[in-house]
RNAcentral holds the sequence, with entries from Rfam.
This is a predicted structure of a 172-nucleotide RNA (Lysine riboswitch aptamer) from Parasutterella muris.
Its mean pLDDT, the model's own confidence on a scale to 100, is 78.
RNA sequence: UCCAUAGGUAGAGGUGCAGACCUUAUCAGUAACCGUUCUCAGCAUUCGAAGCAUUGGAGGACAGUAAAAGGAAGGCUUGCCGAAGGGAUUGAAAAAACUUCGAUAUUUCAACCCCUGGGCUGCAAAAGAAUAUUUUGCAGACUGUCACUGAACGUGGAGCGCUACCGUGUCU
Repeated sequence: UCCAUAGGUAGAGGUGCAGACCUUAUCAGUAACCGUUCUCAGCAUUCGAAGCAUUGGAGGACAGUAAAAGGAAGGCUUGCCGAAGGGAUUGAAAAAACUUCGAUAUUUCAACCCCUGGGCUGCAAAAGAAUAUUUUGCAGACUGUCACUGAACGUGGAGCGCUACCGUGUCU
């Protein structure tokens, strides 16, 4: 000096990712409460026990008062580039609200393993009050990166990747 890269540090992709706080619309003239009236005997989005209930439990109609959370947009700010999201398993905690208790669905957090380079558009499914939006799958072009190719924005791969530097090792 070439080559390689157990390891370390710093970076790049851009409508880039996620969190907190504030504001706004939606949620919704909905839930709930009160009043009148009608109907029937039952009473939670699940199960069991208790308790309540014709002195009215649940539900419908009319009228009055009248929300909130989750989700979303914008602003500001923080942390970042497996940022983050999703799936399975295990563990811990809370827990069916508006009758009480117990169980459980479910929710939150953590660990480990697996999948996805990224955003956008379209279709389908699930969630959701929603035509907003989120997640997943498929497809399309675009974009960053590496490899291949005589050439091309041609083909292909995946982030446990790629680039730079340090270090280490090897060859000369």
Rfam family: Lysine riboswitch aptamer. Rfam describes the family as follows. Riboswitches are metabolite binding domains within certain messenger RNAs that serve as precision sensors for their corresponding targets.